[in-house]
RNA sequence: AGCGGGGUAGGAUAGCCAGGAGAUUCCGCCGGGCUCAUAACCCGGAGAUCAGUGGUUCAAAUCCACUCCCCGCUA
Numbered sequence: 001a002g003c004g005g006g007g008u009a010g011g012a013u014a015g016c017c018a019g020g021a022g023a024u025u026c027c028g029c030c031g032g033g034c035u036c037a038u039a040a041c042c043c044g045g046a047g048a049u050c051a052g053u054g055g056u057u058c059a060a061a062u063c064c065a066c067u068c069c070c071c072g073c074u075a
Stems, first nucleotide, its partner, number of pairs: 001074007010027003020058001029045005051067005
């Protein structure tokens, strides 16, 4: 330098191809239930404007362009 994969709550992930309501699930966290008590189990809750900027659109995590970061391949 070229090519491919990835960046979404504290951590890990789905959703992207084919754009539409309050963005999924698990762990963790907070509150409650259960228990003599703890764990397990059950119920509820908070938490991400989706790497950044610009564009397309009535509407963008999703499409387009550029940039940044991580991993891999080639030279």
The RNA shown here (transfer RNA) has 75 nucleotides and comes from a Thermoplasmatota archaeon.
The sequence is in RNAcentral, with records from ENA.
Its Rfam family is "tRNA". Rfam's curators write: Transfer RNA (tRNA) molecules are approximately 80 nucleotides in length.
The prediction has a mean pLDDT of 84.